[in-house]
c-di-GMP-I-GGC riboswitch aptamer from a Gemmatimonadaceae bacterium, 95 nucleotides, folded computationally. Taxonomically the source falls in Gemmatimonadaceae (Bacteria, Gemmatimonadota, Gemmatimonadia, Gemmatimonadales). Its Rfam family is "c-di-GMP-I-GGC riboswitch aptamer". Its family is annotated with cyclic-di-GMP binding in the Gene Ontology.
RNA sequence: AGCGACAAGGGCAAACUCGGCGAAAGCCGGGGACGCAAAGCCACGAGGCUACCGCGGUGCACUGGGGCACCGUCAUGCUGGUCGGGUUGCCGAAC
Numbered sequence: 001a002g003c004g005a006c007a008a009g010g011g012c013a014a015a016c017u018c019g020g021c022g023a024a025a026g027c028c029g030g031g032g033a034c035g036c037a038a039a040g041c042c043a044c045g046a047g048g049c050u051a052c053c054g055c056g057g058u059g060c061a062c063u064g065g066g067g068c069a070c071c072g073u074c075a076u077g078c079u080g081g082u083c084g085g086g087u088u089g090c091c092g093a094a095c
Base pairs, nucleotide, nucleotide: 002095003092004091011036012035016031017030018029019028020027021026034081040087041086042085044084045083046082047079048078049077054073055072056071057070058069059068060067
C1' cells in the first nucleotide's frame, strides 16, 4: 500500500413519523433503524426522478389580443444510500 476480521473504539442513518422549505422531484431539523468499511465530501461522465417557466397540441369560455383544464416535450433542478470517477479519513487480524 492492497485488503476487510463474530477484533477494538466508534461513526452514519433507510422506511415510517412530527415540524419547516420547495410547483415537484427532493432537501433541512427532531424522533426512528433497513442497512452501510467510506451510507464522509464533490454533480465531471452515465443512469434514474421531477417539470414552476417556456414550446407544441386538444378542449372550454369569450362584446376589443387574453384566461382555464388536459396531454406531450423540455433541466439550468434533484439524486453521492444507482454506478463510475475524483478527493479525504479510523483500526490493523488473516492474506